[in-house]
Context: one part of a larger RNA
RNA sequence: GGAUGAAUGCUGGCGGCGUGGAUGAGGCAUGCAAGUCGAAUGAGUUUAGACUCAUGGCAGACGAGGUAGGAACACGUGGGUACGUACCCUAGAGUCAGGGAUAAUCCGUCGAAAGGCGGGAUAACACUUGAUAGUCCCUUCGGGGUAAAGAUUUAUCGCUCUAGGAACGGCCCGCGGUCUAUCAGCUUGUUGGUAAGGUAACGGCUUACCAAGGCUACGACGGAUAGGGGAGGUGAGAGCCUGACCCCCACCGAUGGAACUGCGACACGGUCCAUACUCCUACGGGAGGCCGCAGUCGAGAAUCUUCCGCAAUGGACGAAAGUCUGACGGAGCGACGCCGCGUGGUGGAUGAAGUGCUUAGGCACGUAAACACCUUUUAUGAGUGAAGAAGUUUAUUGACAUUAGCUCAUGAAUAAGGGGCUCCCAACUCUGUGCCAGCAGGAGCGGUAAUACAGAGGCCCCAAGCAUUAUCC
Numbered sequence: 001g002g003a004u005g006a007a008u009g010c011u012g013g014c015g016g017c018g019u020g021g022a023u024g025a026g027g028c029a030u031g032c033a034a035g036u037c038g039a040a041u042g043a044g045u046u047u048a049g050a051c052u053c054a055u056g057g058c059a060g061a062c063g064a065g066g067u068a069g070g071a072a073c074a075c076g077u078g079g080g081u082a083c084g085u086a087c088c089c090u091a092g093a094g095u096c097a098g099g100g101a102u103a104a105u106c107c108g109u110c111g112a113a114a115g116g117c118g119g120g121a122u123a124a125c126a127c128u129u130g131a132u133a134g135u136c137c138c139u140u141c142g143g144g145g146u147a148a149a150g151a152u153u154u155a156u157c158g159c160u161c162u163a164g165g166a167a168c169g170g171c172c173c174g175c176g177g178u179c180u181a182u183c184a185g186c187u188u189g190u191u192g193g194u195a196a197g198g199u200a201a202c203g204g205c206u207u208a209c210c211a212a213g214g215c216u217a218c219g220a221c222g223g224a225u226a227g228g229g230g231a232g233g234u235g236a237g238a239g240c241c242u243g244a245c246c247c248c249c250a251c252c253g254a255u256g257g258a259a260c261u262g263c264g265a266c267a268c269g270g271u272c273c274a275u276a277c278u279c280c281u282a283c284g285g286g287a288g289g290c291c292g293c294a295g296u297c298g299a300g301a302a303u304c305u306u307c308c309g310c311a312a313u314g315g316a317c318g319a320a321a322g323u324c325u326g327a328c329g330g331a332g333c334g335a336c337g338c339c340g341c342g343u344g345g346u347g348g349a350u351g352a353a354g355u356g357c358u359u360a361g362g363c364a365c366g367u368a369a370a371c372a373c374c375u376u377u378u379a380u381g382a383g384u385g386a387a388g389a390a391g392u393u394u395a396u397u398g399a400c401a402u403u404a405g406c407u408c409a410u411g412a413a414u415a416a417g418g419g420g421c422u423c424c425c426a427a428c429u430c431u432g433u434g435c436c437a438g439c440a441g442g443a444g445c446g447g448u449a450a451u452a453c454a455g456a457g458g459c460c461c462c463a464a465g466c467a468u469u470a471u472c473c
Base pairs, nucleotide, nucleotide: 001473002472003471004470006469007468008467009466010465013341014340015339016338017337018336019334020333026297027296028295030294031293032292035058036057037056040055041054042053043052044051045050065252066251067250075176076175077174078173079172080171081170083169084168085167088165089164090163091162092161093160094159095158096130097129098128099127106119107118108117109116110115136145137144138143150157151156178224179223180222185215186214187213190212191211192210193209194208195207196206197205227249228248229247230246231242232241233240234239254275255274256273257272258271277288278287279286280285305331307330308329309328313327314325315324316323317322344374345373346372347371354365355364356363357362379410380409381408382407383406384405388400417462418461419460420459421458422443423442424441428457429456430455431454432453438445439444
C1' cells in the first nucleotide's frame, strides 16, 4: 500500500447493485414451508355450483438449510465395468378367464386424551388364482419358468413384456492436495485360497474350512486439525494466505441404533427402539424435534421483517381448468461493501463585524460573509407513464407499484464531517500546566519560555465518511 461476511468511536443527504448469525450442530412460543388427482373407486352432506371422509395412484429420496463428523476413493483429475433406473423418447408384441377380502359409512363398546376393540355390508387401475407368450430368464439343449387394468365424449389416454436411447446413479482403480517421530512398529476377517450365502452388481461384504500371510523410515500405526473443488486476497512473478456470497461434489438433520415402503431412503417437516430435554394429564397414560422462512431467549465485539405475491422462472400432481410451492420474484432494515450524485454557481474590498496573532505599524481567517444576479441535480408537490406478458388467434392475467422514466411548479431552498500538524510523515503559533496532569505505532515528549500534554486560532489529508482494533499478503 492492498484486502475483509468485520467490530468499535465520532459523524451521516440521496440512489443503484451486492451483502448480512463467522460464536452455542445451544434451547425454542406462534404462524406458514408438500401436496395433488372425481378422467382409478366406494360413501356422506347438500344442491344452480360443489364440498368432505376413506381406499387407491403419483409425488414426498427434489427443492430449501447446515458444515457437526470425516485425513477417507470424501474431493479433484484421468480411466474402468462384475451393475441399476420411476417419469421421458424410439421400435416390436400383448391386454384372456376367474376369486376372496377390506376401509370410510352403520351398530355396539373402552379411554381424560392420544387412540383403540368387537360385529355386519360394499367397490376399484387395491389384493390374488389360472391361461397364453417371446428379441425375456434358467438349461444337462430334451425342456422348464415368469405378465397385464381398465377409463371414456369412440378418439384417445392408460396397463404388461422385450430391445434400444437419453439422462442419472452404484461400484473399482492410477495420480494429486494438512501438521506431528517428544507416535516405530501395526494387523486375526487380519492377507490370500476353496466353497456357500448375500447384493442390482464385483469383492472377507458375511460364514465354514485351509494356508500364514499383509502394511511400514518413499513414515505404517497412533495423535492433532480440517468439509473438498471451481475459486477469493495479495504479489512483477515464483509464492504465501483463505475456502463468506454464487456453482459442483460429499456428509448431517435433538443424541445413538434399526429396518419398512419404494425405481430410488436406511428417509430434515415418515416408522420403530433407547437416551437426554420440554410439554399435556382425570396419574392410568400420552405428545414433540426451526442445521426450512420469519421470529424469540441465551451466549457473544457482532449480523435483519413474526412483510407482499405466485405476475415471472422453476418444481409436484392433474387430460385440462387449476391447486400447492417461506423454491423463487419482490419489498423492508443495517454507510456492511463497491459505484455514482449532491450539499450550489457567477460577481462581490470599506479587505465590514468578530476572533486569533503582533515588532502595536499591522497581519491572518478572506471573495470567505453580507449584498446582487443565476441555476434547480437533489428535495417537496402535481401530472403523465413503460418494459418485465409468454401461452395457436381474440380476450384476460403485474406482487413489485403512489415503480423506473418523462413534463411542470416552488424555492438556495433539505444536506459536512472525521483524523492529524516533533521526526519517520503533508501540515505552526498563542495560552494553560510544570517529570504533575497527560501523550505514545517506533524514536521519544512533560522537572517555568513544551511547534510532542490540554484548550484556542491557523494549516494539512481524506470526505458521507473518517479514524482505531483484529487478521492476511

Predicted 3D model of a 473-nucleotide part of an RNA (small-subunit ribosomal RNA, 5' domain) from a Minisyncoccota bacterium.
Its Rfam family is "Bacterial small subunit ribosomal RNA".
Lineage of the source: Bacteria > Bacillati > Minisyncoccota.